Annotation: This is a predicted structure of a 550-nucleotide part of an RNA (large-subunit ribosomal RNA, domain I) from an uncultured bacterium. The prediction has a mean pLDDT of 85. Its Rfam family is "Bacterial large subunit ribosomal RNA". Rfam links the family to the GO terms ribosome and structural constituent of ribosome.

[in-house]
Context: one part of a larger RNA
RNA sequence: GGCAAGCGGUGAAUGCCUUGGUGCCAAGAGGCGAUGAAGGACGCAGUCACCUGCGAUAAGCUCCGGGGAGCGGCGAACACGCUUUGAUCCGGAGAUUUCCGAAUGGGGCAACCCAGUUGGGGUAAUACCUGAUUAUCGUUGGAUGAAUUCAUAGUCCAACGAAGCGAUACCCGGUGAAGUGAAACAUCUCAGUAACCGGAGGAAAAGAAGAAGAAAUUGAUUCCGUCAGUAGUGGCGAGCGAACGCGGAACAGCCUAAACCAGCCUGACUUGUCAGACUGGGGUUGCGGGACCGUAAUGUGGUAUUCUGAGUGCUAGACGAACGGCAUGGAACUGCCGGCCAUAGAGGGUGAUAGACCCGUAGUCGAAAGCACAAGGAAGCCUAGCGGAAUCCCAAGUAAAGCGGUGCACGUGAAACACUGCUCGAAUCCGCCCGGACCACCGGGCAAGGCUAAAUACUCCUUGGCGACCGAUAGUGAACAAGUACCGCGAGGGAAAGGUGAAAAGCACCCCUUUUAGGGGAAUGAAAUAGUACCUGCAACUGCUUGCCU
Numbered sequence: 001g002g003c004a005a006g007c008g009g010u011g012a013a014u015g016c017c018u019u020g021g022u023g024c025c026a027a028g029a030g031g032c033g034a035u036g037a038a039g040g041a042c043g044c045a046g047u048c049a050c051c052u053g054c055g056a057u058a059a060g061c062u063c064c065g066g067g068g069a070g071c072g073g074c075g076a077a078c079a080c081g082c083u084u085u086g087a088u089c090c091g092g093a094g095a096u097u098u099c100c101g102a103a104u105g106g107g108g109c110a111a112c113c114c115a116g117u118u119g120g121g122g123u124a125a126u127a128c129c130u131g132a133u134u135a136u137c138g139u140u141g142g143a144u145g146a147a148u149u150c151a152u153a154g155u156c157c158a159a160c161g162a163a164g165c166g167a168u169a170c171c172c173g174g175u176g177a178a179g180u181g182a183a184a185c186a187u188c189u190c191a192g193u194a195a196c197c198g199g200a201g202g203a204a205a206a207g208a209a210g211a212a213g214a215a216a217u218u219g220a221u222u223c224c225g226u227c228a229g230u231a232g233u234g235g236c237g238a239g240c241g242a243a244c245g246c247g248g249a250a251c252a253g254c255c256u257a258a259a260c261c262a263g264c265c266u267g268a269c270u271u272g273u274c275a276g277a278c279u280g281g282g283g284u285u286g287c288g289g290g291a292c293c294g295u296a297a298u299g300u301g302g303u304a305u306u307c308u309g310a311g312u313g314c315u316a317g318a319c320g321a322a323c324g325g326c327a328u329g330g331a332a333c334u335g336c337c338g339g340c341c342a343u344a345g346a347g348g349g350u351g352a353u354a355g356a357c358c359c360g361u362a363g364u365c366g367a368a369a370g371c372a373c374a375a376g377g378a379a380g381c382c383u384a385g386c387g388g389a390a391u392c393c394c395a396a397g398u399a400a401a402g403c404g405g406u407g408c409a410c411g412u413g414a415a416a417c418a419c420u421g422c423u424c425g426a427a428u429c430c431g432c433c434c435g436g437a438c439c440a441c442c443g444g445g446c447a448a449g450g451c452u453a454a455a456u457a458c459u460c461c462u463u464g465g466c467g468a469c470c471g472a473u474a475g476u477g478a479a480c481a482a483g484u485a486c487c488g489c490g491a492g493g494g495a496a497a498g499g500u501g502a503a504a505a506g507c508a509c510c511c512c513u514u515u516u517a518g519g520g521g522a523a524u525g526a527a528a529u530a531g532u533a534c535c536u537g538c539a540a541c542u543g544c545u546u547g548c549c550u
Base pairs, nucleotide, nucleotide: 001549002548003547004546005545006544007543008542009541015535016499017498020470021469022467023466024465025464026463027462028461029459030458031165032164039100040099041098042055043054044053046078047077051073061094062093063092064091065090066089070082071081072080105114106113107112115134116133117132118131119130120129121128136162137161138160139159140158141157142156143155144154170201171199172198173197174196175195181188185235211218212217222249223248224247225246226245232240233239253451254450255449256395260281261280262279263278265276266275267274268273269272286429288394289393290392291391292388293387294386295385301382302381303380305379306378307377308376311373312372313371314370315369317365318364319363323338324337325336326335327334340355341345347359348358349357401423402422403421404420405419406418407417410436431446432445433444434443435442486493487492506534509521510520511519512518
């Protein structure tokens, strides 16, 4: 030095565990904010660094309800207290709520500085303390009021509203790429995607035919399946890509403008007419409807508005069956023996594996207060006919057209249809639009005003449940003081780190010593090779002893 055996050190794998994650299902909720949010700064405890809670009333104050013996968060300890006159704790409703932050009296390097007005306190008087108020914009109303007579601008006052945050989600609108694909690249594609901006809601958008379609009809919108990768479109390349119809989900329809009538006001003048604005009635349609003129019946049905509301659910909870002995063991939940309950043999805990020990479970019950839904009720609102035919009305810088674009699956094409930047510019039912150039016939519909639930999309969040999901290099980045420590000027990046034991019973006391280290005894414990560097304790690496070989 090597090999082997035994006993160790170091080391952390592995096994077992789980407080944390993760996916899905069902239901709820879908907002918060000038009554100052979200998010923070700084404080608040007898001792208090973090976290949690709270706000100078500061780990808390008041009331109502639950609950019933302990309690003063995590979190020990000491001290001191509270509590059956019901505390701590749980739920509901309130009070308080520093400073910053949209931040809004002015300023500012956020959590700071400095004010005005008007009350209160205070002073001999200043000081000083304290309550309220003072931003901007928009709308409405009022006051005042220039150049400039009237007026207007401006100025001032009051009331109401807005702002900001949020889930990197869903929705609507505006602006709108490129990498890429086309095996290059320019039309094209990616894609009206990403990104940015504006706006809204719990959904949004769309929506009651100027529809679709084919020779038959259907009858608002939305969503799903199919039609169908079809018809088409396309440097006819790459690609893009319908509709009708059929099967389902869900179903709901309405209000204005105008004609006409009335009222009121203003203006014009011929002084009783005209014009205009406003308000009310009327009216709302396409087998055209309405106005207008006649005629006529009763009360029927509906409701998406407001109020009320039996009751149901949510926000604390309550009751809740049935077991003992012996053995082993540190401990019985194990084994054996003998009984029991079960609308409960889900699950968790308890010194090992428990239907009957504890919490629960099945089942049943419960709210002073707040919230949600809600059958029903009330009010309001809506609700129809027949006949006549002269006249009137039926949404205008609109429809259409031309030019330039865009959207439609459709790239200008034979290109209809929809939208519109510019230019033009109709018609009123004997009317107008459409049926993929265009014309005729035939058919369908009534634009240029508006509203509308459900079926659909999503999940920051709440509650309940489940998993041939993970089990600490996994699962969230984060099971631990985690978006922490740390890095970066900054935007930003971003960890590692779980386990004594059933119970701290966490080693009194003695000894060694280089003295807050470490160790040996003793003690606890089932175990201390479970001693807080703590379950198990692999390998690499390393030590001691012994044997063999060299």